This is a predicted structure of a 73-nucleotide RNA (transfer RNA) from an Acidobacteriota bacterium. Rfam family: tRNA. By type it is a transfer RNA. Its mean pLDDT, the model's own confidence on a scale to 100, is 81. The same sequence occurs in records of 2 taxa.
[in-house]
RNA sequence: GCCCCUGUAGCUCAGGUGGAGAGAGCACGGGAUUCCUAAUCCCGGAGCCCAGGUUCGAGUCCUGGCAGGGGCA
Numbered sequence: 001g002c003c004c005c006u007g008u009a010g011c012u013c014a015g016g017u018g019g020a021g022a023g024a025g026c027a028c029g030g031g032a033u034u035c036c037u038a039a040u041c042c043c044g045g046a047g048c049c050c051a052g053g054u055u056c057g058a059g060u061c062c063u064g065g066c067a068g069g070g071g072c073a
Base pairs, nucleotide, nucleotide: 001072002071003070004069005068006067007066010026011025012024013023019056028044029043030042031041032040049065050064051063052062053061
């Protein structure tokens, strides 16, 4: 230098061919229960790597960046 893959919540990940309110587990905060703690149950906050484009509508499609990983030089 070229090619491929990945980037969604604090962490690990889901999100079929573009459309409903963007989700799960763990973690975190509040509450219930308990003499206290743990466990259990209920509630809650928090996010689509960045900038453009296409579209009535983009986490999803296109382009260019950035970051991580891999392959070939």